[in-house]
The part of an RNA shown here (small-subunit ribosomal RNA, central domain) has 346 nucleotides and comes from an uncultured bacterium.

Context: one part of a larger RNA
C1' cells in the first nucleotide's frame, strides 16, 4: 500500500457554519468526454509462452507464431455516468395559520437563608470533635426580638420532564430575539448531502484592567491526629467564587457511539401537535425513555433514537513504554495550547 477497523480492545474531530472538492431525485431531447466495439499504426532486441528444428539427451542454441493486458489515430454504438437545453414535484426551501418549551440577550422586581451593624431582653458560657484544642465571650458572647445594610444563590413545584448545535439553560416579570413541531399544499423548482483549509461558538480552573466581596474557599497560619502528617478532622483565612470588557481554547467537552438518507417484527410509559368523537378503540406525526423479534456482536450488549441492512462525505487507528515528551513552526500577556518525532527498550 491493499485490506481491516473506530461503544468498552489502538481509533469519531468538543460543537456548528461553510469554501474547494467528492457524491447526488423523476422525465425528454441533444452531445459523445468517460464507457463499449471494430480497424490502422506503434508497443526495439533479449526475456516469457507455444510449435518445429540443431548439438547422442538436457542445459544451451536456432527459427516461426503468440502474448506484450499499453499509447495514439480513426470509424461506429448510446444503456449507464458526465456536458448542454427543456420540463416535473416527491428531496430541499419559502409563505400563511396555530401550539410548545429552565433556548438566547438586556432591564425591573420578590421572599427565605447567610453574614455584618444598631438597639432591646438576658447571663455564663458558646463553638467544635471520635475525643479535644486552637477560636469567640463579663469591654456582655451564644440564644432571642426589632430595625437596617450587603452580596450571592433561587426551597417546594421538579420528573429517565422540557429546550438548545455542542458547551449549557431553573424565583417572578417586561422588552427584543432565535428555533423545533403541527396543519394547509399557495409559491420556487433539485436550489440537495457531506465538508480538507477557513470562520464562529465553546464548562470549570486560569490571565489582564476596573468594580464588587455575603457565603464558600486553593495558598497560608494555628489546633489536633500520628512514629512522622508539608494530609484526612477542627478554628481562621487570601486569591478565586460575582459583574463589565478583553484573552485563553482545554475536560471522563461521554451516548466513551461523526453527519446525512432509505429500508427492517412488536409491546409499553410519559411530552408537543393534528385528526376523530362512540369519550372507546384503531390510526398519523415529532422528540424523550423502558423491554424485546430478526439481524449484528469476542462478549457485555445494541436492536426504527442500531452497534441491523445499504449508500455518500469527512475525521481517525495500525504492539507496549519512551511520549502527547524533544526539536522546529504557529498561536498566547503569561499559564500554556496546536502540530508532533526518534534513539533506546520489552
Nucleotide at each position: 500500500u491493499u485490506g481491516g477497523g473506530u461503544u468498552u480492545a489502538a481509533a469519531g474531530g468538543g460543537a456548528g457554519c461553510g469554501u474547494a472538492g467528492a457524491u447526488g431525485g423523476g422525465u425528454u431531447g441533444u452531445u459523445a468526454a468517460g464507457u463499449c466495439a471494430g480497424u490502422u499504426g506503434u508497443g526495439a532486441a533479449a526475456g516469457u509462452u507455444u510449435g518445429c528444428g540443431g548439438c547422442u539427451c538436457a542445459a544451451c542454441c536456432g527459427u516461426a507464431a503468440a502474448a506484450u493486458u499499453g499509447c495514439a489515430a480513426u470509424u461506429g454504438a448510446u444503456a449507464c455516468u458526465g456536458g448542454c437545453a427543456g420540463u416535473c414535484u416527491u428531496g430541499a426551501g419559502u409563505a400563511c395559520a396555530g401550539u410548545u418549551g429552565a433556548g438566547g440577550u438586556a432591564g425591573g422586581c420578590g421572599g427565605a437563608a447567610u453574614u455584618c451593624g444598631u438597639g432591646g431582653u438576658g447571663u455564663a458560657g458558646c463553638g467544635g470533635u471520635g475525643a479535644a484544642a486552637u477560636g469567640c465571650u463579663u469591654a456582655g458572647a451564644u440564644a432571642u426580638c426589632a430595625c437596617g445594610a450587603a452580596g450571592a444563590a433561587c426551597u417546594c413545584c421538579g420528573a429517565u420532564u422540557g429546550c438548545g448545535a455542542a458547551g449549557g439553560c431553573a424565583g417572578c416579570u417586561u422588552a427584543c430575539u432565535a428555533a423545533c413541531c403541527u396543519g394547509u399544499a399557495a409559491c420556487u423548482g433539485a436550489c440537495a448531502u457531506u465538508g480538507a483549509u477557513g470562520c464562529u461558538c465553546g464548562a470549570a480552573a486560569g490571565u489582564g484592567u476596573g468594580g464588587g466581596u455575603a457565603u464558600c474557599a486553593a495558598a497560608c497560619a494555628g489546633g489536633a491526629u500520628u512514629a512522622g502528617a508539608u494530609a484526612c478532622c477542627c478554628u481562621g483565612g487570601u486569591a478565586g467564587u460575582c459583574c463589565a470588557c478583553a484573552c485563553g481554547g482545554u475536560a471522563a467537552a461521554c451516548g466513551a457511539u461523526g453527519a446525512a438518507u432509505a429500508c427492517u417484527c412488536g409491546c409499553u410509559g410519559a411530552g408537543g401537535g393534528c385528526g376523530a368523537u362512540a369519550a372507546a378503540c384503531a390510526u398519523u406525526u415529532u422528540g424523550c425513555g423502558g423491554c424485546c423479534a430478526a439481524g449484528c456482536g469476542a462478549a457485555a450488549g445494541c436492536a426504527u433514537u442500531a452497534a441491523g441492512u445499504a449508500u455518500u462525505c469527512c475525521a481517525c487507528c495500525u504492539g507496549g513504554g519512551g511520549a502527547g515528551u524533544a526539536c522546529g513552526c504557529c498561536g498566547g500577556c503569561a499559564a500554556c495550547g496546536g502540530u508532533g518525532a526518534a534513539a533506546c527498550u520489552c